Predicted 3D model of an 85-nucleotide RNA (transfer RNA) from Acutalibacter sp. 1XD8-33.
Model confidence (mean pLDDT): 81 of 100.
The source organism's lineage runs through Bacteria, Bacillati, Bacillota, Clostridia and Acutalibacter.
Rfam family: tRNA.

RNA sequence: GCCGGUGUGAUGGAAUUGGCAGACGUAGUGGACUCAAAAUCCACCGGGCUAAUAACCCGUGCCGGUUCGAGUCCGGCCACCGGCA
Repeated sequence: GCCGGUGUGAUGGAAUUGGCAGACGUAGUGGACUCAAAAUCCACCGGGCUAAUAACCCGUGCCGGUUCGAGUCCGGCCACCGGCA
């Protein structure tokens, strides 16, 4: 240099033919239970905005494009893995 694969919350990992992103776990936080813990059960668990909550907006490696709508399709780039030279 060329070819192929992969990239999603803190983490593992889903997402059908393009149609509510984060299902289901692990970790974490709060609560229940307990004399206290462990186990178990319940809730929460990306970012912004706000004093805070809700609402709202944004978020799938990065930047664009197509589309009413993109994690998914298209282009470029980056990182990692593999192959060829």